The prediction has a mean pLDDT of 86.
This is a predicted structure of a 78-nucleotide RNA (c-di-GMP-I-GGC riboswitch aptamer) from uncultured Desulfofustis sp.
The organism belongs to Desulfofustis, within Bacteria.
Its Rfam family is "c-di-GMP-I-GGC riboswitch aptamer". Its Rfam clan is "c-di-GMP_I riboswitch clan".
RNA sequence: CUUCGAAAGGGCAAACCUAGGGUGACCUAGGGACGCAAAACCACUGGCCAGGAUGGACUGGCAGCAGGGUUGCCGAAA
Numbered sequence: 001c002u003u004c005g006a007a008a009g010g011g012c013a014a015a016c017c018u019a020g021g022g023u024g025a026c027c028u029a030g031g032g033a034c035g036c037a038a039a040a041c042c043a044c045u046g047g048c049c050a051g052g053a054u055g056g057a058c059u060g061g062c063a064g065c066a067g068g069g070u071u072g073c074c075g076a077a078a
Base pairs, nucleotide, nucleotide: 003078004075005074011036012035016031017030018029019028020027021026034064040070041069042068044067045066046065047062048061049060050059051058
């Protein structure tokens, strides 16, 4: 240094509730913790979801679905 994930300090925050925004998926803030070593960031690929009467074009949402890219705290064991 890489893989890796014990400990400690710190960090994030699912469901749910409240308020606001959005046709909606969902988002923002506060409360709240199921979990998380990238649960930090990026819709590039696949996927799922919403709108589009159905299907499609298309337009969106999810990074806490997986892959990929960028950055990154600590340092037991191996």